Overview
A computed fold for a 72-nucleotide RNA from Lobaria immixta, annotated as transfer RNA. The RNAcentral record of the sequence draws on ENA. Taxonomically the source falls in Lobaria (Eukaryota, Ascomycota, Pezizomycotina, Peltigerales).
RNA sequence: GCUCUCAUAGCUCAGUGGUAGAGCAUGCGAUUGCAGAUCGUAAUGUCGAUCGUUCGAACCGGUCUGGGAGCU
Numbered sequence: 001g002c003u004c005u006c007a008u009a010g011c012u013c014a015g016u017g018g019u020a021g022a023g024c025a026u027g028c029g030a031u032u033g034c035a036g037a038u039c040g041u042a043a044u045g046u047c048g049a050u051c052g053u054u055c056g057a058a059c060c061g062g063u064c065u066g067g068g069a070g071c072u
Base pairs, nucleotide, nucleotide: 001071002070003069004068005067006066007065010024011023012022013021018055026042027041028040029039030038048064049063050062051061052060
C1' cells in the first nucleotide's frame, strides 16, 4: 500500500429496511434471625462519526476514526 472483518446498554452479545432486545451486573420489593440463593419489578442506548439512497436506515452506499486478520 491492497483486501476482508468488527464497532449496538456498565460487561458479553442478538437484531440484516418499519419507531432496539436478551443474559449478567445495578436499584427497589418479596422471602430470610442477618446474608447468599431464588422470585417479582424498575432504570439504562443520539446503534463509532459524517454525507447520501429511501415514505422510512442499527440494517443499503460513499468517506473518515478505532480494533482484529490476511496479502505484498